A computed fold for a 73-nucleotide RNA from a Patescibacteria group bacterium, annotated as transfer RNA. Rfam family: tRNA. Its mean pLDDT, the model's own confidence on a scale to 100, is 82. Taxonomically the source falls in Bacteria candidate phyla (Bacteria).
[in-house]
RNA sequence: GCCGAUGUAGCUCAGUAGGUAGAGCAACUCUUUCGUAAAGAGUAGGUCAUCGGUUCGAAUCCGAUCAUCGGCU
Numbered sequence: 001g002c003c004g005a006u007g008u009a010g011c012u013c014a015g016u017a018g019g020u021a022g023a024g025c026a027a028c029u030c031u032u033u034c035g036u037a038a039a040g041a042g043u044a045g046g047u048c049a050u051c052g053g054u055u056c057g058a059a060u061c062c063g064a065u066c067a068u069c070g071g072c073u
Base pairs, nucleotide, nucleotide: 001072002071003070004069005068006067007066010025011024012023013022019056027043028042029041030040031039049065050064051063052062053061
């Protein structure tokens, strides 16, 4: 230099023929207990890497850029 993959909650990851974003763990609150842990119930947490485009509508489609990883030379 060229090619490809990945980027979504604090962490690990779902979610693609476009239609208001989810799970597990972690955090917080409550119940239970003499207390802790465990268990049960609930709450909060995301402008979906960034910028633009298409569309009535984009995590999803298109383009550019950035980061990480891999391959080729």